Large-subunit ribosomal RNA, domain IV from Methylocapsa sp. S129, 328 nucleotides, folded computationally.
Context: one part of a larger RNA
RNA sequence: UGACGUUGAAGGAACUCGGCAAUUUACCUCCGUAACUUCGGAAUAAGGAGGCCCAUUGUCUACGCAAGUAGGCCGUGGGGGCACAGUCCAGGGGGUGGCAACUGUUUAACAAAAACACAGGGCUCUGCGAAAUCGUAAGAUGACGUAUAGGGUCUGACGCCUGCCCGGUGCCGGAAGGUUAAAAGGAGAGGUGCAAGCCUUGAAUUGAAGCCCCGGUAAACGGCGGCCGUAACUAUAACGGUCCUAAGGUAGCGAAAUUCCUUGUCGGGUAAGUUCCGACCUGCACGAAUGGCGUAAUGACUUCCCCGCUGUCUCCAACGUCAGCUCA
Numbered sequence: 001u002g003a004c005g006u007u008g009a010a011g012g013a014a015c016u017c018g019g020c021a022a023u024u025u026a027c028c029u030c031c032g033u034a035a036c037u038u039c040g041g042a043a044u045a046a047g048g049a050g051g052c053c054c055a056u057u058g059u060c061u062a063c064g065c066a067a068g069u070a071g072g073c074c075g076u077g078g079g080g081g082c083a084c085a086g087u088c089c090a091g092g093g094g095g096u097g098g099c100a101a102c103u104g105u106u107u108a109a110c111a112a113a114a115a116c117a118c119a120g121g122g123c124u125c126u127g128c129g130a131a132a133u134c135g136u137a138a139g140a141u142g143a144c145g146u147a148u149a150g151g152g153u154c155u156g157a158c159g160c161c162u163g164c165c166c167g168g169u170g171c172c173g174g175a176a177g178g179u180u181a182a183a184a185g186g187a188g189a190g191g192u193g194c195a196a197g198c199c200u201u202g203a204a205u206u207g208a209a210g211c212c213c214c215g216g217u218a219a220a221c222g223g224c225g226g227c228c229g230u231a232a233c234u235a236u237a238a239c240g241g242u243c244c245u246a247a248g249g250u251a252g253c254g255a256a257a258u259u260c261c262u263u264g265u266c267g268g269g270u271a272a273g274u275u276c277c278g279a280c281c282u283g284c285a286c287g288a289a290u291g292g293c294g295u296a297a298u299g300a301c302u303u304c305c306c307c308g309c310u311g312u313c314u315c316c317a318a319c320g321u322c323a324g325c326u327c328a
Base pairs, nucleotide, nucleotide: 001323002322003321004320005319006318007317008316010314011313014312019309027051028050029049030048031047036041038157052079053078054077055076056075058073059072060071061070062069063068080084092307093306094305095304097302098301099299100298104116105115120155121154122153123152124151125150126149132141133140134139158294159293160292161291163224164223165222168221169220170217171216172215173214174213177212178211179210183206184205188201189200190199191198192197225243226242227241228240229239252286253283264280265279266278267277268276
């Protein structure tokens, strides 16, 4: 000096990105227990008191014929210690946001989470030799199942909801029309030959899916405007005009896990708050199953605050064990 432990005056988070780490708490009985809530919870909420030993009234249970023995319970009186759940073992607690409903799952060996999954919801395909998948095939899985079934995809408990756009892309439908391959067709043309013929070329016409075309479809991929003016203070604009669009963002939420400007402004908390909570709305660049907004419970998640507690710190010290170092 380091590692692992033990202890510490006064203070008590001033430490630090952050109470990281280490304390505190811890068991049983009795009392008591808030908001909120899906009425189950929250809850061991929180917060208190008691617990050892001796004697003993009463009462109960078991056994016993009885005497009694053993044990339990409610009391009463006393005793000792610094300390009575005397060692060990053994929850710190509360408030407020965010996210995810939950229990689960995950990067074996730097990530356990807000990621994945999930029950629930939707769309879509599939009528059975099913669709889908593997295989060249036979065949197999699906399934010894049969639409309350099976596959794909999105969302993700529950509550309230899920607006507008089908112009583009995709998908679905469409006995017309256009275009369109092989093939069919053969008007003609050419070569050769005396000719018959043989060879080459070849217009019209017929001709599928697809594409064009016509519709539908957004819990399909996706998208959801600009400028100008206007009210009897000012300001603002319910209102009007105009351009563009397939349609111009509805409800709800909003400086947000999203806000650049920004430490926005106001309020709260602090003596002092770029964080936090509540509002405002000027949303650079929220927004409705790439779900929107709430939400009790849950979480080794995450933000902020408070109580308790402490060597985290002011500010370090001592001790124990081991190592380092020196000597042998």
Its mean pLDDT, the model's own confidence on a scale to 100, is 89. Rfam family: Bacterial large subunit ribosomal RNA.